The RNA shown here (c-di-AMP riboswitch aptamer (ydaO/yuaA leader)) has 153 nucleotides and comes from Knoellia aerolata DSM 18566. Its Rfam family is "c-di-AMP riboswitch aptamer (ydaO/yuaA leader)". Its family is annotated with cyclic-di-AMP binding and regulation of gene expression in the Gene Ontology. About the family: This family represents a conserved RNA structure found upstream of the ydaO and yuaA genes in Bacillus subtilis and related genes in other bacteria. The ydaO/yuaA element is thought to act as a genetic 'off' switch for the ydaO and yuaA genes in its native state. It is believed that the element may be triggered during osmotic shock leading to activation of ydaO, a predicted amino acid transporter gene, and members of the yuaA-yubG operon which code for KtrA and KtrB K+ transporters. Its mean pLDDT, the model's own confidence on a scale to 100, is 76.

RNA sequence: CGUCGACUGCAGCGCAAUCCGCUUGGCAGGAGCGGGGGACCCAAUCGUGGGCCGACCAGCCAGGUCGGUCCUUGGGGUGAAGCCAGUCACGACUGGCCGGGCAGACCUCACGCCCGAACCCGACAGCUCACCUCGUAGGCAUCGAGAGGUUCA
Numbered sequence: 001c002g003u004c005g006a007c008u009g010c011a012g013c014g015c016a017a018u019c020c021g022c023u024u025g026g027c028a029g030g031a032g033c034g035g036g037g038g039a040c041c042c043a044a045u046c047g048u049g050g051g052c053c054g055a056c057c058a059g060c061c062a063g064g065u066c067g068g069u070c071c072u073u074g075g076g077g078u079g080a081a082g083c084c085a086g087u088c089a090c091g092a093c094u095g096g097c098c099g100g101g102c103a104g105a106c107c108u109c110a111c112g113c114c115c116g117a118a119c120c121c122g123a124c125a126g127c128u129c130a131c132c133u134c135g136u137a138g139g140c141a142u143c144g145a146g147a148g149g150u151u152c153a
Stems, first nucleotide, its partner, number of pairs: 008153002012140002018031003021027002032136006042126001049071009074124001075121004082097006098116005104151006111144001
């Protein structure tokens, strides 16, 4: 090193969320990882919200055009966190489908349990080479076992 067989599953878990450096608390500086914007081709397509301010058109009003600014019921993004139906005291609840998680990794089978939040952009965004840009927070508290196959240590 290869093959076969036996035993074990230590190594916290989810997440892109890690490692290094300088520093002791943050710099996101380097690496890694993850996300967004953004052509051709392709795809799709007749859709353009509201408030305030200014300029212009208009004899005045109504209205319109352009610019600035603000907002969020349009639209979009992160994320598993969505769709449909019913009930409602309008706070929510129930059911179905779908999506995510449950101790090395992946797949298959039949079950069980839990979750489906929050935030951001601001009228704008399909895909996307070049290119531009952002994040690396936070949380849980020992967390289901069964059968089969492959694989890792």